[in-house]
RNA sequence: UGCUUAUGGAGAAAGACGGAGGGAUUAGACCCAACGAUGUCUUAGCAACCUGUGCUUACAAGGUGCUACAUUCUACUCUAACCAAACUUUUUAGUUGGAGACAGAUAAGCG
Numbered sequence: 001u002g003c004u005u006a007u008g009g010a011g012a013a014a015g016a017c018g019g020a021g022g023g024a025u026u027a028g029a030c031c032c033a034a035c036g037a038u039g040u041c042u043u044a045g046c047a048a049c050c051u052g053u054g055c056u057u058a059c060a061a062g063g064u065g066c067u068a069c070a071u072u073c074u075a076c077u078c079u080a081a082c083c084a085a086a087c088u089u090u091u092u093a094g095u096u097g098g099a100g101a102c103a104g105a106u107a108a109g110c111g
Base pairs, nucleotide, nucleotide: 002110003109004108005107006106007105013043014042015041016040017039021032022031023030026075027074028073029072044067045066046065048064049063050062051060052059053058071103076100077099078098079097080096081095082094084092085091086090
């Protein structure tokens, strides 16, 4: 770096460094940020996956991981409802909800 599988509306803080934008790309929104964000390190914490104990129910915190906002939300497809227009029982557009996909993230395995 690639492939496969699984998960994701829960959970969990401070200090130091640093100094400008950041929240994966693109677009739109929304939010965080000189009252110092994003990021790095340290300590602490959480418990998603593996692991260990245990045996149907939890514990532990060894390995990764995580500790603003649902993966911050939407975009693609299908569908339901509402509403508006057209007109003659369907079409178009918008809003909201649901399901799936794509993409990204994490874990485990494989190459």
SAM riboswitch aptamer (S box leader) from Mucilaginibacter arboris, 111 nucleotides, folded computationally.
Lineage of the source: Bacteria > Pseudomonadati > Sphingobacteriales > Sphingobacteriaceae > Mucilaginibacter.
Of the family's consensus pairs, 94% are formed in the model.